[in-house]
Context: one part of a larger RNA
RNA sequence: GGCGCACGGUGGAUGCCUUGGCACAGGGAGGCGACGAAGGACGUGGUAAGCUGCGAUAAGCCUGGGGGAGCCGCAAACAGGCCGUGAUCCCAGGAUUUCCGAAUGGGGCAACCCGACGGACCGCAAGGUCCGCCAUCUCCCGCAAGGGAGAAGCAAACCCGGGGAACUGAAACAUCUCAUUACCCGGAGGAAGAGAAAGCAACCGCGAUCCCCUUAGUAGCGGCGAGCGAACGGGGGCCAGCCCAAACCAGGGGUGCUUGCACUCCUGGGGUUGUGGGACCGCGCCAUGGGAGUACGACGCCAAGCCGAAGCGGCCUGGAACGGCCCGCCAAAGACGGUGACAGCCCGGUAGGAUUACGCGUACGACCCCUAGCGGUAUCCCGAGUAACGCGGGACACGUGUAAUCCUGCGUGAAGCUGGGGGGACCACCCUCCAAGGCUAAACACUCCCCUGUGACCGAUAGUGCACCAGUACCGUGAGGGAAAGGUGAAAAGGACGCCAGGCGGCGAGUGAAACAGAUCCUGAAACCGUGUGCCUACAAGCGGUCGAAGGCGGCGGCGGGCUUCGGCUCGUUGUCCGCUGACGGCGUGCCUUUUGCAUUAUGACGCAGCGAGUUACUGGUCACGUGCAGCUUAAGGCCUUCAGGGCCGGAGGCAGAGCGAAAGCGAGUCUGAAUAGGGCGACCAGGUACGUGGCCGUAGACCCGAAGCCGUGGCGAUCUACCCUUGAGCAGGGUGAAGCCGCCGUAACAGGCGGUGGAGGCCCGAACUGUUGUGGGUUGAAAACCGCUCGGAUGACUUGAGGGUAGGGGUGAAAGGCCAAUCAAGCUCGGAGAUAGCUGGUUCUCCCCGAAACAUAUUUAGGUAUGGCCUCGGGAAACGAGUCCGCAGGAGGUAGAGCACUGGAUGGGUCCGGGAGCCGAAUAGGCUCACCUCCCCCAACCAAACUCCGAAUUCCUGUGUGAUGCUGCCCGGGAGACAGUCGCUGAGCGAUAAUGUCCAGCGGCGAGAGGGAAAGAACCCAGAUCUACCGCUAAGGCCCCAGAGUGGCGGCUAAGUGUAGCGAAGGAUGUGAUCUUGCUGAGACAACUGGGAGGUUGGCUUAGAAGCAGCCAUUCCUUUAAAGAGUGCGUAAUAGCUCACCAGUCCAGCGAGGUCGCGCCGAGAAUGGUCGGGACUAAGCCGCCCGCCGAAGCGUAGGAUUCGAUGUGGUCUUCGGACCGCAUCGUCUGGUAGGGGAGCGUUCUGAGAGCGAUGAAGCGGGGGCGGAAGCUUUCCCGUGGAGCGAUCAGAAGUGAGGAUGCUGCGACGAGUACGCGCGAAACAGGGUGAAAACCCCUGUCACCGUAAGCCUAAGGGUUCCUGAGCCAUGGCGAUCAGCUCAGGGUUAGUCGGUCCCUAAGGUGAGGCCGAAAGGCGUAACCGAUGGGAAACGGGUCAAUAUUCCCGUACCACCUCACAUCCGUUUGAAGUCGAGGGGGGACGCAGGAGCGAGCAAUCCGUCGGAUAGUGGUUGUGCCGAUGCAAGGCGGUAGACGUUUCCGGGGGAUAAAAUACUCGGAUAGUCGAGAGCCGACGCCGAAGGGGGCGCAAGCCUCCGUCAAGGGAUUCGCGAGCCGACUGCCAAGAAAAGCCCCGCGUCUAGGAUGUGGAGUGCCCGUACCGUAAUCCGACACAGGUGGGCGAGGCGAGUAGCCUCAGGUGCUC
Repeated sequence: GGCGCACGGUGGAUGCCUUGGCACAGGGAGGCGACGAAGGACGUGGUAAGCUGCGAUAAGCCUGGGGGAGCCGCAAACAGGCCGUGAUCCCAGGAUUUCCGAAUGGGGCAACCCGACGGACCGCAAGGUCCGCCAUCUCCCGCAAGGGAGAAGCAAACCCGGGGAACUGAAACAUCUCAUUACCCGGAGGAAGAGAAAGCAACCGCGAUCCCCUUAGUAGCGGCGAGCGAACGGGGGCCAGCCCAAACCAGGGGUGCUUGCACUCCUGGGGUUGUGGGACCGCGCCAUGGGAGUACGACGCCAAGCCGAAGCGGCCUGGAACGGCCCGCCAAAGACGGUGACAGCCCGGUAGGAUUACGCGUACGACCCCUAGCGGUAUCCCGAGUAACGCGGGACACGUGUAAUCCUGCGUGAAGCUGGGGGGACCACCCUCCAAGGCUAAACACUCCCCUGUGACCGAUAGUGCACCAGUACCGUGAGGGAAAGGUGAAAAGGACGCCAGGCGGCGAGUGAAACAGAUCCUGAAACCGUGUGCCUACAAGCGGUCGAAGGCGGCGGCGGGCUUCGGCUCGUUGUCCGCUGACGGCGUGCCUUUUGCAUUAUGACGCAGCGAGUUACUGGUCACGUGCAGCUUAAGGCCUUCAGGGCCGGAGGCAGAGCGAAAGCGAGUCUGAAUAGGGCGACCAGGUACGUGGCCGUAGACCCGAAGCCGUGGCGAUCUACCCUUGAGCAGGGUGAAGCCGCCGUAACAGGCGGUGGAGGCCCGAACUGUUGUGGGUUGAAAACCGCUCGGAUGACUUGAGGGUAGGGGUGAAAGGCCAAUCAAGCUCGGAGAUAGCUGGUUCUCCCCGAAACAUAUUUAGGUAUGGCCUCGGGAAACGAGUCCGCAGGAGGUAGAGCACUGGAUGGGUCCGGGAGCCGAAUAGGCUCACCUCCCCCAACCAAACUCCGAAUUCCUGUGUGAUGCUGCCCGGGAGACAGUCGCUGAGCGAUAAUGUCCAGCGGCGAGAGGGAAAGAACCCAGAUCUACCGCUAAGGCCCCAGAGUGGCGGCUAAGUGUAGCGAAGGAUGUGAUCUUGCUGAGACAACUGGGAGGUUGGCUUAGAAGCAGCCAUUCCUUUAAAGAGUGCGUAAUAGCUCACCAGUCCAGCGAGGUCGCGCCGAGAAUGGUCGGGACUAAGCCGCCCGCCGAAGCGUAGGAUUCGAUGUGGUCUUCGGACCGCAUCGUCUGGUAGGGGAGCGUUCUGAGAGCGAUGAAGCGGGGGCGGAAGCUUUCCCGUGGAGCGAUCAGAAGUGAGGAUGCUGCGACGAGUACGCGCGAAACAGGGUGAAAACCCCUGUCACCGUAAGCCUAAGGGUUCCUGAGCCAUGGCGAUCAGCUCAGGGUUAGUCGGUCCCUAAGGUGAGGCCGAAAGGCGUAACCGAUGGGAAACGGGUCAAUAUUCCCGUACCACCUCACAUCCGUUUGAAGUCGAGGGGGGACGCAGGAGCGAGCAAUCCGUCGGAUAGUGGUUGUGCCGAUGCAAGGCGGUAGACGUUUCCGGGGGAUAAAAUACUCGGAUAGUCGAGAGCCGACGCCGAAGGGGGCGCAAGCCUCCGUCAAGGGAUUCGCGAGCCGACUGCCAAGAAAAGCCCCGCGUCUAGGAUGUGGAGUGCCCGUACCGUAAUCCGACACAGGUGGGCGAGGCGAGUAGCCUCAGGUGCUC
């Protein structure tokens, strides 16, 4: 380490439970709100954070009713209270009800700020408090002022109206569809809308509307596509009809005039209709009936609540009785819930009764309102910019169509009863109705909400998102998104006490039935992690199993021994028994998906648990089965009822009953046709219909999950970023030196030159600031864009703060398709929405029967689909039979082959026409010749898919057979799947007679096929797996070992390890065997050895030479010979020399050459070590023959199961045909993917129904048993558990999980691994505290920042501040510490900021203008700072605040008193208000100069102090200090100077002043600084000492009643300064403040000085370049303004340092 067992941990499945949901039913209610809603904010308790309640009368107050003993909510505790004089509590009515919100006095960033008026209160007043009232719009009244009424806003669906998409469907798309949908907007009601015929209908009739059923998926509409889709009529529900306008009459008002007429308006009467009505005239009537109106109202109903039977029976078990047994009782009550287990009789209730305040409803009655006829006449009236028409649209089922009808944006424009509309163009006849005014219950829609009830609905991953303090936590700027999380026990009896211990916790004890019920506590599965133990495992090899199996261990049984308390214990042995383990051996490449094909290195899955996918409706279509009836059947609805049920009515309608035809139509026929006929479709045969169940289809999301996208006249976003607007701010230092000006020179004058001055510039260098060039790092970062170095701009088209504007087909863009909140070729969010997805993935229990296809045709089709072919199920016909095979017979055909007769191609020869060439010839005649070309023909030999004089095999068709096979064939209907194929062989095409290539045809296999062989290997060879067998026989292939079977036999071959299951060519070779042909050979071959190998001659030529042997020539000859070349090689300069051919001898019997066949050899090269599968083999190789054996899931044998068939038999039913079920026998069948069919198992719930259960249900852990499987085991056992379970028969489904990169939770592996602990500014020692100290505290030393890493502040944050206590979590380690946890404390203002007054951009916006609506714009006005506007300084003080408290000294505004002066009081002051006129406020950029507080440094003086670790040092030495505001007085440097006053002029104005201008007089206005006062005050160092305390620290004393002066300066420098100079781009507004007159009111007022008063409200802690903000973090990033010292230095650069702050939390 593996397997097993036992015991634990973790985790939270399962079971059980339910307070919560879900869906309905029946009632109710259908609104609330200016009498202030809905919804909130803030408060409210003795202590009080949250929820609940309530509102300053604040977990409540008053009254009435109920109720009857305790009460002060959830929710304990302490304290304190209330209650029979009736509390708490319940019901009803009332009171109170802060602030926000329609929000309404004005404003506003909701819950805040600021008012006016009337009244009350404190104060003389300033100032403050309380109550009331004050918005806008519309309507009415009113001349107006004013008064009255109403509206607004919220709320779920339903309803009416105004606007109005897209995805989608049409397999694309545009009309069309989705859809008059989603969505937006307006409006109303409890319902809304519609509604009393200018209607339908059809020559018959009906009689308002609405709703249901039906008509009917009909008529129609429709790219006549997809789709859309009526009405009439019929059956039902409910029922209800009315009022005006006009004619006419009367009264009143007005106008006109002719004064009684006309016109007009108002009111009343009259009148309301289409067989026309009314007015008018005549007659008659004046009652009855009705009402939808108003107020009352017997009676009834209604709240909280009340009464309400029967066992505190016995015994048993138990913690507990509601259980079991026994004995009773009630029942108009045996619904339900509770109570310590299951309760009619314990409790609450239940059946049934009684009762009623407020309120509601109604009868009778009252009031009020309405209510008639008959006749005559034809004078009057009967709804006008209307009907109609034209154009453009819309609605009607109806898309412009033949398009009627309805509506109307524009235009035209009637008639009037002898009239008008309609009847689907239009016209006529006929019928019907009366528009252009209005009202109208009921029947029909919906449910935010209340009450009651129900469920074959859920039971904590379910059911609402929420069973729980959930629209919460959390995320987002925002719109918006949006969780997780239930269970101790009957009762807290929630563990006193002891021990260990810093704490947490643990161990005992105790409670309890139980504590592995001890607090996220019922049960407590699995993954996962452990502890113990039996067996195995350290020379060994892999899908991890399976089969076999030695051994070990344990159990059980038998036998025996020992011990025994007789219960048993122990030891040994044995067993055809059982369990665990198991060396070793045989065989063996996971699952799913997708594929021609996957162990595949193709997809998916880390594990486990739970969840997770063909459903439902239309009871539409079609088919099958079942049931009812023979014609079948009801729908809506109605009635009854034991009431979501059931029964009975209801025949409207549907289907069938007759068809044919385009139709008229005819009809067992009809159509076609002139017609007979023929033919088509029918009749005949046959069968219908309703309901139920099932298969499939259609329409719906339609099996589940999944887009990218589209649309919204829905919203949310410019806190990021782009641009713009308004108002503010920032830019060290250095350099260059434009224009202008001045001077000199120069010119006739200019020009020009030089010097100076001057200080321009999208100028230069370079910090802050801003940007981001290169590079390195970082890249699971410190950081979702940074860091280091380097670099660009840095007075400008610069940078930046605050406030605003522009919004999604839109913005903005110095333009990159950039940016618009980490998102951009169209943001985000919600909705349409479950868009669509011919695409991918997934799709859950079992067994049985059959079983494909990857083809044809068509396709905007090719990975989709349809029809056919192929599969399956049911039915049928035929059974003398269809199919297939075989035999025979007849026929079809043009391939293979072959051929060359055709069409073409093509070679040689012969022959020769013709041509050509040459020769002869004087010749253009003629002749001859030819190794040129060549037709036809002949000979020989050929080629062809698109050649055929020919022509098979196989195949196909037909017939036939007393053949074989055995249901395979055919027809009809239901259901499919499939239309990606692949390999081998054969025959072709394409290709290269390449491809695991491609495309056809045929066959076979794989696909969907296991088994044996081929080492391994879908496709090859053998062979088709129903199961069992430790049986037999064979196939392919094998038989030496691995490894089953022959070291078998005979005969050959191979020597190469050739070969033994993958190769190999041309070519080469004296390998070897067989065989054939041929030559030489006892006249002696071949080989070997010995010898010869000569002469002419050095042949000739050539050559320097060439002599056999450089080369050339050749009749290469001749001679001697046994033989010997004018020479086969070697060799020489050339000779020489050595050889060979050839000859002889020796020797001896075979020696050569060529061909064919068999087996071998070479040819033969690839990258980690080779190989035939291996070992190995000389056969165990190769060839041939023979015998035997092995060998499979094949075949056989034995047994079992199943399918189908037959036979027999039994049962049930029968319409007697038979059907179904069971048993037996025989035969037969049983590989299987997609797929079809059949039969079952299990889960949850329901009904019926045996039952089981505290003596222990379900669930969970383990074992045994049964079945063909799913599974079963309530008739098994042990444990856990502690209250439910359930056989059987039926029914209904949220019904079965391993997969979907599935969803949720938990747990692993990786791994104690990688990497890190977030800038390398840095620590160390001693002491203290503590359980514990690198980190906390103290001391000492060291280090870092120092234009900052110091100080102040805005935004933002929101208690982080201070103190005490604490350390579970947070802190990247630890922690005694903390920005952490708990508790307590802390923020003090007339002057600081806000509020306030004022205005900018911009916003809101009375009226107004515009717009379908919503709304948009905008005047007055208001809001709105980043700007303008009154006023405070110094010191002290707390743990924590201070320009706020205290001390001292000031100032501003207002009020008031006193004094002084002045003005006014009918010549009208001041002030208010009104409408005004003016000044002022009031503004750019750049530049340089002067003065200059102060700062800094240095020096002098003065004051105080110290005297050293050692040596020196009393000194010209050392250390430190030498300080103080606002304000007042005053008015310097300087600036401006047309300053002020008076008068005049002209212009404007109501007028005056101002302004402009002229004259005179006059000197003023602003203004730093210094100085004095403030200050007889405050402050005051270094250093030294004392006390308390563990320490940190605190207190205190001395110094100290101290000095408290001056100078210098290339230094910096606020301010003067709203200045000055220059420049061009020409640089807010308003108020406060000041001046002026006019009008109004009318008596006091102004100024100065002094005094007394008033000044509300909000912010104020702390962080603030950062650990408190924005970045998910205690994050190397980002963040506006002010101050910012010294040395060196130009400098705010850089380096080092002061004050101060830090050492960056391993």